[in-house]
RNA sequence: GAGUGGGUCGGGUGGUCGCGCCGGCUCUUGUAGCCGGUGAGGAAAGUCCGAGCUCCACAGGGUAGAGUGCUGGCGAAAGGCCAGGCGGGGUGACCCGCGGAAAGUGGCACAGAAACUACACCGCCGAUGGCCCAUCCGGGCACAGGCAAGGGUGAAAUGGUGAGGUAAGAGCUCACCAGCGUUGGGGUGACCCGGCGGCUGGCUAAACCCCACUCGGAGCAAGGCCCAAUAGGAGAGCGCCCUCGGGGUUAUAUUACUCUCGGGGAGGAAUAGCCCGUUCCCAGCUCUCGGGUAGGCCGCUCGUGGGGGCUGGCAACAGCCCUCCCAGAUAAAUGACCGCUACCUGUAUAAACAGGUACAGAACUCGGCUUAUAGACUCACUCU
Numbered sequence: 001g002a003g004u005g006g007g008u009c010g011g012g013u014g015g016u017c018g019c020g021c022c023g024g025c026u027c028u029u030g031u032a033g034c035c036g037g038u039g040a041g042g043a044a045a046g047u048c049c050g051a052g053c054u055c056c057a058c059a060g061g062g063u064a065g066a067g068u069g070c071u072g073g074c075g076a077a078a079g080g081c082c083a084g085g086c087g088g089g090g091u092g093a094c095c096c097g098c099g100g101a102a103a104g105u106g107g108c109a110c111a112g113a114a115a116c117u118a119c120a121c122c123g124c125c126g127a128u129g130g131c132c133c134a135u136c137c138g139g140g141c142a143c144a145g146g147c148a149a150g151g152g153u154g155a156a157a158u159g160g161u162g163a164g165g166u167a168a169g170a171g172c173u174c175a176c177c178a179g180c181g182u183u184g185g186g187g188u189g190a191c192c193c194g195g196c197g198g199c200u201g202g203c204u205a206a207a208c209c210c211c212a213c214u215c216g217g218a219g220c221a222a223g224g225c226c227c228a229a230u231a232g233g234a235g236a237g238c239g240c241c242c243u244c245g246g247g248g249u250u251a252u253a254u255u256a257c258u259c260u261c262g263g264g265g266a267g268g269a270a271u272a273g274c275c276c277g278u279u280c281c282c283a284g285c286u287c288u289c290g291g292g293u294a295g296g297c298c299g300c301u302c303g304u305g306g307g308g309g310c311u312g313g314c315a316a317c318a319g320c321c322c323u324c325c326c327a328g329a330u331a332a333a334u335g336a337c338c339g340c341u342a343c344c345u346g347u348a349u350a351a352a353c354a355g356g357u358a359c360a361g362a363a364c365u366c367g368g369c370u371u372a373u374a375g376a377c378u379c380a381c382u383c384u
Stems, first nucleotide, its partner, number of pairs: 001383009011341007019039008027030001041359001045370002048368005053219004060276004065215005070084005085098005099210002104208002106204003121151002123147003128144002130141004159177006178200001180197007223298004233289006241265007249256001267281005305324008342357006
């Protein structure tokens, strides 16, 4: 000097006024006066994930659906954090990714001979057989046949590089490497190291799918209390049930009517869609028109809280001790003005002068993730 990964601040101060809440005092009891305390963030944003809390639900099973996905640890949990493993990028500090292709079904356009069993486009050989020339030696053809090493196409073409060998070639043989199989050792594990071996077609699952684990719903506009008002309004459709047993009444019995108790069936409601089960009911469900209320209080801030120290742990984090109380508004307070000063930029080194000072504002509360952010300070590491 350039970069990588973290942390902190993001104005200070004096004066004059003005606000919200809590507590106290006074009085003329009021939207009163006075005193004290306190008052918007690192993201309060997004509403992406989880939880506390509230209500509903026999709070169960299955199915469908959704989410996550290397290993271990932390944590209330999370799609989170920490450490590690493998792969990829980078000179490096570091950054990114992560179940399964041997359960099955799909896809790999175009180009190319060919993209799941492989027919060879340009080509190489033609030793052996065939044909021709020839006295011999030998030469020619490329028909049969052999090859996939070379070239081309492509993101990818029957492992890669090199050597030997062959008529020309090929794991045909060998060396090194990758993959696969087998085996010994290390590790909690993902995986790593070594030996032996035949010689070996791929990619794709944020394609369908398979495997493992997890998942009740709705949400502070949840929910509860008080006051008040109206028309506990009108209409339409579907439905308002069956059966068995006991008791009462009537007239001994049957029977009839009505009442009551119990069981079963059909049905309705709830249980996130569907099925089973369960509970409640024997009545309700759906649609249309019309009327009243929308006020006050609680929920609402001491909590998974903030700060410091010690111990354990590589760390995330955990335990113990000390200390502090830091908004609770409800059409919405946390502000306005002036002076000095801090930082940045410019002119021209300084003074002076001029301009600027980010992203942005609680609304039940926390743990995360993501996004926005002028500028300043600081720690560690890497390269030159």